[in-house]
Context: one part of a larger RNA
Molecule: small-subunit ribosomal RNA, 3' major domain
Organism: uncultured bacterium
This record gives sequence, structure tokens and C1' cells, in this order.
RNA sequence: UGACGGGGGCCCGCACAAGCAGUGGAGCAUGUGGUUUAAUUCGAUGCAACGCGAAGAACCUUACCAAGCCUUGACAUCCUCGGAACUUUCCAGAAAUGGAUUGGUGCCUUCGGGAACCGAGUGACAGGUGCUGCAUGGCUGUCGUCAGCUCGUGUCGUGAGAUGUUGGGUUAAGUCCCGUAACGAGCGCAACCCUUGUCCUUAGUUGCCAGCACAUAAUGGUGGGAACUCUAAGGAGACUGCCGGUGACAAACCGGAGGAAGGUGGGGACGACGUCAAGUCAUCAUGGCCCUUACGGCUUGGGCUACACACGUGCUACAAUGGCAAGUACAGACGGUUGCUAACCUGCGAAGGGGAGCUAAUCCGACAAAACUUGUCGUAGUCCGGAUUGGAGUCUGCAACUCGACUCCAUGAAGUCGGAAUUGCUAGUAAUCGCGAAUCAGAAUGUCGCGGUGAAUACGUUCCCGGGCCU
Repeated sequence: UGACGGGGGCCCGCACAAGCAGUGGAGCAUGUGGUUUAAUUCGAUGCAACGCGAAGAACCUUACCAAGCCUUGACAUCCUCGGAACUUUCCAGAAAUGGAUUGGUGCCUUCGGGAACCGAGUGACAGGUGCUGCAUGGCUGUCGUCAGCUCGUGUCGUGAGAUGUUGGGUUAAGUCCCGUAACGAGCGCAACCCUUGUCCUUAGUUGCCAGCACAUAAUGGUGGGAACUCUAAGGAGACUGCCGGUGACAAACCGGAGGAAGGUGGGGACGACGUCAAGUCAUCAUGGCCCUUACGGCUUGGGCUACACACGUGCUACAAUGGCAAGUACAGACGGUUGCUAACCUGCGAAGGGGAGCUAAUCCGACAAAACUUGUCGUAGUCCGGAUUGGAGUCUGCAACUCGACUCCAUGAAGUCGGAAUUGCUAGUAAUCGCGAAUCAGAAUGUCGCGGUGAAUACGUUCCCGGGCCU
């Protein structure tokens, strides 16, 4: 000077408390440990690993294993020789590959050859998801969106250093005010950016329809309109600006008015100096080391999907605030030409046929669901719950055996609200309900978004956890 203390003071945070819904018990999904295995590829491991890398393992992916093969190599540059490139068919084989075979002779040319491509050969070299994240760059997590971290000059101290940055108030904030041997400044805070909430102007199609007509079984369907909604560009608006009180005549705080919004309006992007030799050599790049007829490369099949068990994260439930049946209403955001696919027909259904329209405010995905109305069930392992298993199918795809999703019929397991313990959340939040997208041939209970319905509670800071300032 720091760090630490079951030292002290002040302060903050869903940290506790007050509440709501969960997890921990069940079944299943998924990740991990362990075990097994020819292989179950590798990494991530308290918070900050474990629905994580992986926005999607049947082949491919794929890095692992077995078997069959290649050795200048699947890929790059250079040299020599030959041949245009390319293409048809057959045989062996699991394929890689090997053998045979057909058509074809192009472009430029100074006629020497050249350009592109293919094959053979020689060596320089290629190649490595091999090791080291404790040799590194880059990127990322975390403390933490916490309010801190520093510098110049000056002053003090022999010096390490101190001061400034401490003190009195105040703030979400080292935010601001006052004081002050300090005076200033930088990186952070805040603001500038995006979005949402109100209004105005401009514009009016593919969107809108108040008023006036037309037409229809019905519909902005048509004429028309530019008001409204909306779309998307530009502006306005909020600044403690105004009033009262408190305060030190300050900063500020409390209350009020006006206002769509009030004291940072809500949300996002944005992460200081640094910490953890944190994570990543398997995104990529890269030093060093190692392999070079193999630790490189190709192919087929298998594995990553195993299963006495243990843990994490989720989904579905245990029911009547419910299940089932019928009827009826209201979103937002997003995607679509190798695509989205309507009407109509067939099928109980998954789906099949069909092919209109749409490069999209026009057409399609696309019926939102919970809600509401009526009926039924009457507390039961049930008209709850849906695992598991048998049978029959649909779709994608060379191919669903290992190992896909979905449909129908049958089957109908555990489960009656969960021990110790433990998680999230302070408002359009929690809870609950559905919808969409990325990845993607196919394959979400995951992830990322979108809207619908819509609470309870906070006395307070003694205690638990984390953090800031002074001592």
C1' cells in the first nucleotide's frame, strides 16, 4: 500500500423478510458422472461445467472402432512426358477400387508451341480435429452495469507513499453542492443510438371505410373518399421547467398542478483499470514438439442412441378454478420460388390427388389457444393420467434393423401434490395460454422471438449471501 477478521460505522442488491409459482417424490425427454464396450470421438467441471460447444449424430456430418484399400497423396505451387476436355456400356467387388470398351478431336497460334483440363513420373513438398490455452493472438465467461480505476503539475514525507479520491449533505451513480494543499484532466456514470407510450405534418397502395351511391346469399366487393385505423419518413413533447414546503440563501428531497407520459417514463444495445496462469491450439490464426507407405487419405459397416446406478435442466401429470363433446369470439411477430401452397375431391386420420394465387401491407403458411355459452362426468386410480407394449399405416430420404417423426385401433404403468434441502420472480412482472422462426431432406418437451389472459406481496434491514465507502 493492499487483502483478510465469527472488529466497528454508513449504504445497496429478489440478499433476507412478505408473497406467488416451482424443483427435490412419479413417468418421460435431454445433458453429465459412472460402468460397459472393438468404439461408446473430443472439449466444458463450485458460483461462472451438466437442453453447454451441438441453430438439429439413420448415411453424410464424424473427429471414434472393425474390415478392405492408397502413398507426391482428397487439396496447393513448381518441373518432365503423354493426351483436348468430356462421354457410353459391360465385368469383379460391400464400396473404395481394378479390368475391358464406345463416341469425341474443340480454342488461340509467329506452326516452334500456348491456355484450360485429364493421366503418368521425379523430388521439393502437401496433410494431421496429433500434444502444449501453463509459450500465444483473437474471441468469450465472471466479479458487475458494481461505481469505481488512474494521470499531470503542485504540496507533504528520508522513503515506500500520501494528498487530490478524505469530510458535511445528496444521488441509481467519484451524481451534484458545500468545505478543503490542492488545482485540473482521462477511462468509467449519465447523455448521444435503437425500440415502445402521446400528438402534429407529409404520403395514400397492396392497407383503411366516416359520410354519399351501386351490387350481393355475404364480404371495402365496386364507384368514390383522404376523415379514422395503419404503414414509414420528418418533427413536437419531459427540462425538477412551474407552484408550495423542508434544506445551509446550496445540491437535493417531499407534495401538488398541468400532461399521453414526472423526476433515469418502460425495455434494449453499450461492460472502466483489473481478477480468476478462468475457457477455447476442435471456429480461425500461430511459436515449439511430434507423425510422414502413417498420428496422413479413401470406402463399407458399426459407434457417438449401450445401462445394476447417481446428479443437473426440462416436459406431462396426479384432476372438478378440471376432463370430454358441441357452438361462438379476439392477436402479434415471422417465413415463403430448389419455396409457401388455396379452393375442390379421396381417406376416421397421418396424408394423397389437385393445381389457382404469390418474388408477397395483394397470395399462402393460418383454424390462434386459454376465454365465453350449453351439456355431461360426481371424487373414483375415475370419462383423471398417459408411460409401456401388440397390430395396421403415412411421410421424408439411395436407405428408417441397429437408430426418424407422425397417424389409427387396442393396451392403460407409475402417479392422490412430493423428506432434508433448494430455485425464479417487484408489474403488463410472476403464473398461465397458444403462435412463429433459425438449424433442417426428415427429425424439439431445447433455443430465440411474438402476442392473449393477468395476480399476490414488500412491516422492515436483526439475520444468511454478494457488493461499495470510511475506519